[in-house]
Molecule: RNase P RNA; transfer RNA
Organism: uncultured Bacteroides sp.
RNA sequence: GUAGGCCGGCUUGUCGCGUGUGUUUAUUCACAGGAGGAAAGUCCGGGCAACAUAGAGCAUCCCACUUCCUAACAGAAAGCUGUCCGUGAGGGUAGAGUAACGUAGAAGAAAAUAACCGCCAUACUUCUUGAAGUAAGGUAAGGGUGAGAAGGUAGAGUAAGAGCCUACCAGCCACAUGGUGACAUGUUGGGCUGUACGUCUUGGGAGUUGUAAGGUCAUGUAUACCGGCGUUAUGAGAGCUGCUCGCUCCAUGUCGAAGGGUAGACCGCUAAAAUGAUGUGGUGACACCUCAUUCAGAUAAAUGACAGGCACUUUAUUUAUAAAGAACAGAACCCGGCUUAUAGGCCAAC
RNA sequence: GUGAUUAUAGUUCAGUUGGUUAGAGCGUCAGAUUGUGGUUCUGAAUGUCGUGGGUUCGAGUCCCACUAGUCACCCCA
Numbered sequence: 001g002u003a004g005g006c007c008g009g010c011u012u013g014u015c016g017c018g019u020g021u022g023u024u025u026a027u028u029c030a031c032a033g034g035a036g037g038a039a040a041g042u043c044c045g046g047g048c049a050a051c052a053u054a055g056a057g058c059a060u061c062c063c064a065c066u067u068c069c070u071a072a073c074a075g076a077a078a079g080c081u082g083u084c085c086g087u088g089a090g091g092g093u094a095g096a097g098u099a100a101c102g103u104a105g106a107a108g109a110a111a112a113u114a115a116c117c118g119c120c121a122u123a124c125u126u127c128u129u130g131a132a133g134u135a136a137g138g139u140a141a142g143g144g145u146g147a148g149a150a151g152g153u154a155g156a157g158u159a160a161g162a163g164c165c166u167a168c169c170a171g172c173c174a175c176a177u178g179g180u181g182a183c184a185u186g187u188u189g190g191g192c193u194g195u196a197c198g199u200c201u202u203g204g205g206a207g208u209u210g211u212a213a214g215g216u217c218a219u220g221u222a223u224a225c226c227g228g229c230g231u232u233a234u235g236a237g238a239g240c241u242g243c244u245c246g247c248u249c250c251a252u253g254u255c256g257a258a259g260g261g262u263a264g265a266c267c268g269c270u271a272a273a274a275u276g277a278u279g280u281g282g283u284g285a286c287a288c289c290u291c292a293u294u295c296a297g298a299u300a301a302a303u304g305a306c307a308g309g310c311a312c313u314u315u316a317u318u319u320a321u322a323a324a325g326a327a328c329a330g331a332a333c334c335c336g337g338c339u340u341a342u343a344g345g346c347c348a349a350c
Numbered sequence: 351g352u353g354a355u356u357a358u359a360g361u362u363c364a365g366u367u368g369g370u371u372a373g374a375g376c377g378u379c380a381g382a383u384u385g386u387g388g389u390u391c392u393g394a395a396u397g398u399c400g401u402g403g404g405u406u407c408g409a410g411u412c413c414c415a416c417u418a419g420u421c422a423c424c425c426c427a
Stems, first nucleotide, its partner, number of pairs: 001350002004347004009310007017034001019032004036328001040339002043337005048210004055245004060206005065079003069075001080095006096201002100199005116143002118139003122135006151169005170193002172190003175186004214267004226256004237249003259426003274293004279288003312325006351423007360376004369407001378394005400416005
């Protein structure tokens, strides 16, 4: 220097805060336990709950190299190919298909049935007799523009030229061999060959709303007024999101807007894809066996203050003392990831 | 807490499918008109498109990450 993993001070005393258990009429008192690696951003995925034990089609959206892990994922692991950065260890980024279609500003003749300049033979005219001009043609070798110009280099060939032909090189397709596979290799065959983006096609997937879901109890109020649609069927509106169909419910109804009321208690709520240790399998993510442990649940929201000790860093000197310092940040239904912030320290690898 | 949404000139807003130099109203400044001011007319200035990366030949627009705001949520029903 590169890349990966881990830790995120420990401890004693006093007082205080909120939770649970015991005791008590109650207070008190005793005991137990009380923030994180990101609790954050809310960017993905899942659990759980409600929406009808009736759904179907279309649209829309998401994903996309391969194999593998997982409850699942846009995540992780191990690899493959192109390209860029680095002297290097390594790192960033892209990667389904091209059958069809579309677009490509400015510049440039032309952005894909390429002739502007240039080059070339032919016919005619002119004269300074090997050039100029005109006509109708051939030509992608050369020029400049551009992110991108009709695969690249060399030779043969030709009037001049051209994958028109040959050799080598890059890619594509077919074939053979190796690999689970992406792919790799090839003294094999085929002259097949522009760049970028999008539409499209293929395969896979997605119902919506989020614990303020939802359930139980309590308290209180007003079907005020206004507008749209509808009132017994060609039927408003609601129920699983956008559209269509289907099904169900319903009639002084329903939607919007406006108004009024309460601002309380309990459940959900934390024992789970849980944590730790040994071992086994696997390159690895991870999986499995056995044993042990139970570890925050607040609601305007507890997790703190003071005084010591030890360890760490810096400075000073009398070398064992003094002074100073110690990040980012703080649960709110729960998990798995990603991203962002982070003083300082440790480990093994290159 | 959960979800939705916005950021473009001093201010209020446009910007359609990436394309040459990002526009409009009000305001500001200068000049004309007027005895002076207002009104009116003419002209001009003003932007790191919230910040930082990426994709692309090219980004206000597409993708990602940050920053700062705004809105909704219970009952009558």